This is a predicted structure of a 411-nucleotide RNA (Bacterial RNase P class A) from a Rhodothermales bacterium. RNAcentral holds the sequence, with entries from ENA. Its mean pLDDT, the model's own confidence on a scale to 100, is 77. Rfam family: Bacterial RNase P class A. Rfam classes the family as a ribozyme. The gene name in the source record is rnpB.
RNA sequence: UUCAUCGGUCGGAUCAUCGCGCCGCGUAUGCGGUGAGGAAAGUCCGAACACCACAGGGCGCCGUGCUUCCUAACGGGAAGGCAGCCGUGCUGAGCGGCUGACGGCAAGUGCAACAGAAAGCAUUCCGGCCAACGUCCCGGUCGUACCGGGGCACGGCAAAGGGUGAAAUGGUGGGGUAAGAGCCCACCGGCGCUCCGGGCGACCGGGGCGGCCAGGCAAACCCCACGGGGUGCAAGGCCAAGCAGUACUGCUCCACUACGGUGGACGAGGCGGCCCGUCUCGAAGACAGUACGGGUAGGCUGCUCGAGGCUCGCGGCGACGCGAGUCCCAGACAAAUGAUGAUCUCCUCGCAGACGCCACGGCGGAUGGCGCGCGAGCAGACAGAAUUCGGCUUACAGACCGAUGAGUCCG
Numbered sequence: 001u002u003c004a005u006c007g008g009u010c011g012g013a014u015c016a017u018c019g020c021g022c023c024g025c026g027u028a029u030g031c032g033g034u035g036a037g038g039a040a041a042g043u044c045c046g047a048a049c050a051c052c053a054c055a056g057g058g059c060g061c062c063g064u065g066c067u068u069c070c071u072a073a074c075g076g077g078a079a080g081g082c083a084g085c086c087g088u089g090c091u092g093a094g095c096g097g098c099u100g101a102c103g104g105c106a107a108g109u110g111c112a113a114c115a116g117a118a119a120g121c122a123u124u125c126c127g128g129c130c131a132a133c134g135u136c137c138c139g140g141u142c143g144u145a146c147c148g149g150g151g152c153a154c155g156g157c158a159a160a161g162g163g164u165g166a167a168a169u170g171g172u173g174g175g176g177u178a179a180g181a182g183c184c185c186a187c188c189g190g191c192g193c194u195c196c197g198g199g200c201g202a203c204c205g206g207g208g209c210g211g212c213c214a215g216g217c218a219a220a221c222c223c224c225a226c227g228g229g230g231u232g233c234a235a236g237g238c239c240a241a242g243c244a245g246u247a248c249u250g251c252u253c254c255a256c257u258a259c260g261g262u263g264g265a266c267g268a269g270g271c272g273g274c275c276c277g278u279c280u281c282g283a284a285g286a287c288a289g290u291a292c293g294g295g296u297a298g299g300c301u302g303c304u305c306g307a308g309g310c311u312c313g314c315g316g317c318g319a320c321g322c323g324a325g326u327c328c329c330a331g332a333c334a335a336a337u338g339a340u341g342a343u344c345u346c347c348u349c350g351c352a353g354a355c356g357c358c359a360c361g362g363c364g365g366a367u368g369g370c371g372c373g374c375g376a377g378c379a380g381a382c383a384g385a386a387u388u389c390g391g392c393u394u395a396c397a398g399a400c401c402g403a404u405g406a407g408u409c410c411g
Base pairs, nucleotide, nucleotide: 001407002406003405004404005403006402007401008400009399010398012344013343014342015341016340017339018338020035021034022033023032024031025030037382041393042392044391045390046389047388048387049232050231051230052229061228062227063226064225065224066080067079068078069077070076081102082100083099084098085097086096087095088094103223104222108221109220110217111216124159125162126161128157129156134154136150137149138148139147140146170188171187172186173185174184175183189213190212191210192209193208194207195206196205197204198203236301237300238299239298245292246291247290248289249288250287251285252265253264254263255262256261266282267281268280269279270278271277308327309326310325311324312323313322314321315320347377348376349375350374351373353372355371356370357369358368359367363411
């Protein structure tokens, strides 16, 4: 200096005009303030809050699963332990990084493609053995018994060797045996029990005892430990048109009546400038009014000050905690947060000067890079609040910082 990977930070700035949501002040329709994110996303975990359900216990179901710590809580985070992989290094020790559903298969049950005889308290395909027992063959014997010899087709022994497989009952050597085998022994490895030391702990280091040798899989059932009611602000609370429901009240008074009405009074309306007059009507209903409980549309609320942000100090390896100071930071409801313009910055491209710096300890000059100068383009990624927080995951142009690895660097 370039590239790659990983981790972290940032995710343009300042105005002007017009427009939009919310708040405040004015009511002259104006003035002032304020208005998206690191993920507002996925809705995957955990909470707050709200309503519903709920004596207590058990079964079942679901979730979590190394340790300690942090936290309101978590399946999140921090620091560690162990295992695996990668890099570096002397293929070492060590160091660095990444990954891990990382309790239990020595409780029980189950599973294991293909190959293989066999996939689990073994087995016998090839090969090995014949000590004992059976069997077979030969001999001795009058002879089935019995004795001697032989064979390994059958039976029997064996788990060393071969072969199959991802995996075949621990490894090496010796003893032992008919041949063999932890059958026995030494060493190594594993496991269990136990003791000592270190660590809060996971665990680490070491000693002793036991041939105990026990394969893999729990992201198979299962066992163990711990945890777990349900639904989500469209939760929920308040007010409440219309329509429907229920209840009550009103729809005149008098007389006569053959119960259909008739007459008078009174009231309303038409004709009319007004009175008289005259005409119509006085309804039991799909009527009018009042009240009531529930409640739709709609409105208000929940609603944004909160496990809050920032700065400083202290404690802690750290996650984080404590203290002091300071700040107020969208609340819409089919849903505002936009458009245009100016200046600047980042970035990209081009030009040119031979001015500065770097590659280099000194000198030299070329080349390259960076800066400075001029011109052009110009904010260009992912994305966009909807009750609120803590996390996780995913997306992301470009810039900056750090770590690791690899490469380049004139005479």